RNAcentral holds the sequence, with entries from ENA and MGnify.
A computed fold for a 76-nucleotide RNA from Anaerolinea sp., annotated as transfer RNA.
Its Rfam family is "tRNA". Rfam links the family to the GO term triplet codon-amino acid adaptor activity.
Model confidence (mean pLDDT): 81 of 100.
The organism belongs to Anaerolinea, within Bacteria.
[in-house]
RNA sequence: GGGGACGUAGCUCAGUCGGCAGAGCAUCUCCUUUGCAAGGAGAGGGUCAGGAGUUCGAGUCUCCUCGUCUCCACCA
Numbered sequence: 001g002g003g004g005a006c007g008u009a010g011c012u013c014a015g016u017c018g019g020c021a022g023a024g025c026a027u028c029u030c031c032u033u034u035g036c037a038a039g040g041a042g043a044g045g046g047u048c049a050g051g052a053g054u055u056c057g058a059g060u061c062u063c064c065u066c067g068u069c070u071c072c073a074c075c076a
Base pairs, nucleotide, nucleotide: 001072002071003070004069005068006067007066010025011024012023013022019056027043028042029041030040031039049065050064051063052062053061
C1' cells in the first nucleotide's frame, strides 16, 4: 500500500426484507431476613465509532474518515 471482518448501555452481545433501539450480567430502589447471601418486583443508563448522502423514514443501503482484528504485497 491492497483485500476481508468488526465498532450498538459500564461489560458480553442480539436487532430478520429499511418501520417503537433490546436481552443477559452489572448498578440503584423496594419486598423478603435480626442481619447477610440467595430469591422476587421495579428503575436508571444509548451522539448505534465520526461525518455526509439516498429515503416519508437509516443501527440497517451508498460514500468518506477513524479505530481493532486478520490475510496479502512491499522495504530491510